RNA sequence: GCCUGGGUAGCUCAGUUGGUUAGAGCGAGGGACUCAUAAGCCCUAGGUCGUCAGUUCGAUCCUGACCCCAGGCA
Numbered sequence: 001g002c003c004u005g006g007g008u009a010g011c012u013c014a015g016u017u018g019g020u021u022a023g024a025g026c027g028a029g030g031g032a033c034u035c036a037u038a039a040g041c042c043c044u045a046g047g048u049c050g051u052c053a054g055u056u057c058g059a060u061c062c063u064g065a066c067c068c069c070a071g072g073c074a
Stems, first nucleotide, its partner, number of pairs: 001073007010026004019057001028044004050066005
């Protein structure tokens, strides 16, 4: 330099071949329970969906460039 895959919550990831609420588990906070603690139960908060632009009435999703990570080729 070229090719492929990936970037979504603090962490690990899912997601819709464009649509009205963006989710799970773990973690965090609270509640209830208990003599008390833990586990289990209930609730809550937490996201500019890598960045910029384009297409569109509408983009996490489609297109382009760029940045970062992993692998491969030279």
Predicted 3D model of a 74-nucleotide RNA (transfer RNA) from a Candidatus Doudnabacteria bacterium. Its mean pLDDT, the model's own confidence on a scale to 100, is 82. Rfam family: tRNA. Rfam describes the family as follows. Transfer RNA (tRNA) molecules are approximately 80 nucleotides in length. The sequence was found in a public genome assembly.